[in-house]
């Protein structure tokens, strides 16, 4: 240097043919229970979908750059 692939909430991870409101588990919070801050239940909170441009009527999801980041191959020594 080429090349394939990731990047969504605090972790982890879905998201079908672009379709209006972005899923579960784990954490976390608030109540309930409980000898108990656990363990169970039951309810809330938490998202500029890595940045920027672009197509579209309508982008997490197509495109083009840039970062990071993971595998692969080539080169030089």
């Nucleotide at each position: 240097a080429c090349u394939c692939g990731g990047u969504u909430a605090g972790g982890c991870g879905a998201a079908u043919u672009g379709g209006u409101u972005a899923a579960g588990c784990c954490g976390u919070c608030a109540c309930g229970c409980u000898g108990a801050u656990a363990a169970c239940g039951u309810g809330g909170a938490g998202a500029u979908u890595g940045g920027a441009g672009g197509u579209u009527c309508a982008a997490g999801u197509c495109c083009u750059u840039c970062a990071c980041u993971g595998g692969g191959u080539a080169c030089c020594a």

The RNA shown here (transfer RNA) has 77 nucleotides and comes from a Chitinophagales bacterium.
Its Rfam family is "tRNA". Gene Ontology term of the family: triplet codon-amino acid adaptor activity. It is annotated as a transfer RNA.
Lineage of the source: Bacteria > Pseudomonadati > Bacteroidota > Chitinophagia > Chitinophagales.
Model confidence (mean pLDDT): 81 of 100.